[in-house]
RNA sequence: GGGCGCGUAGCUCAAUUGGUUAGAGCACCGGACUGUCGAUCCGGAGGUUACGGGUUCGAUCCCCGCCGCGCUCGCCA
Numbered sequence: 001g002g003g004c005g006c007g008u009a010g011c012u013c014a015a016u017u018g019g020u021u022a023g024a025g026c027a028c029c030g031g032a033c034u035g036u037c038g039a040u041c042c043g044g045a046g047g048u049u050a051c052g053g054g055u056u057c058g059a060u061c062c063c064c065g066c067c068g069c070g071c072u073c074g075c076c077a
Stems, first nucleotide, its partner, number of pairs: 001073007010026004019057001028044005051065004
């Protein structure tokens, strides 16, 4: 350098052949319970979907570019 895959909440992962407030578990915050902590239960907050463009009435999803990571092939030495 070529090819393929991945990038979504602090972490690990979803999102039904593009459809209208992007969810779950853990963690975090508040409350209940408890002599305290923990566990358990209830509630809440937390996202420019890596980034920049494009197509579309509408994009996490499709197209192009770019960055990072992984796998693989090749080049130089």
This is a predicted structure of a 77-nucleotide RNA (transfer RNA) from a Planctomycetota bacterium. The sequence was found in a public genome assembly. NCBI's taxonomy places the organism under Bacteria, Pseudomonadati, Planctomycetota. Model confidence (mean pLDDT): 81 of 100. It matches the Rfam family "tRNA". Rfam classes the family as a transfer RNA.